[in-house]
RNA sequence: UCAGAAAAACGCCACACCCGCAGCGAUGCGGAGCCGGAAAGCCACGGGUCUCAGCGAGAUGGCCGGGUUGCCUGA
Repeated sequence: UCAGAAAAACGCCACACCCGCAGCGAUGCGGAGCCGGAAAGCCACGGGUCUCAGCGAGAUGGCCGGGUUGCCUGA
C1' cells in the first nucleotide's frame, strides 16, 4: 500500500438495573456492571427515532447510511 472480516484478544469499550451529580425533558457525566461490541473510536452530513414551558432549538454514533482515523489477519 492492497484485500478481508473467519478466528483470537490478558486487556479495551460497555446496554439494562442500582447509586451520585447536571438538565424542564429526551439525555449526559462519574461509580459499579452479568446484555453485548472488532471500530460499541471520532464527525449530527443524509435518513430514522425521541424531547421541550419555548416549535426552532435540542438529544441519540449501542438505530441505519456516509465520511475519517485506527486494531487484527493475509499478501